[in-house]
RNA sequence: GCCUCCGUGGCCCAAUGGCUACGGCAUCGGCCUCCUAAGCCGGGGAUUGCGGGUUCGAGUCCCGCCGGGGGUU
Numbered sequence: 001g002c003c004u005c006c007g008u009g010g011c012c013c014a015a016u017g018g019c020u021a022c023g024g025c026a027u028c029g030g031c032c033u034c035c036u037a038a039g040c041c042g043g044g045g046a047u048u049g050c051g052g053g054u055u056c057g058a059g060u061c062c063c064g065c066c067g068g069g070g071g072u073u
Base pairs, nucleotide, nucleotide: 001072002071003070004069005068006067007066010025011024012023018056027043028042029041030040031039049065050064051063052062053061
């Protein structure tokens, strides 16, 4: 260089082109407890890597970049 896969809350991860982007961990508040942990209930947190295109509608499809993994001369 070329081929290929991936990039989504602090971390991990889901999504048939279609309502307000799913869940787990963490975090915060509450309940419980003498206190802590565990357990239970609830809350906040996302320009879906960046820019453009297609479409009535894009996390999803197309193009170009950026970053990462794997393959290949």
This is a predicted structure of a 73-nucleotide RNA (transfer RNA) from Mnemiopsis leidyi. The sequence is in RNAcentral, with records from Ensembl Metazoa. Taxonomically the source falls in Mnemiopsis (Eukaryota, Metazoa, Lobata, Bolinopsidae).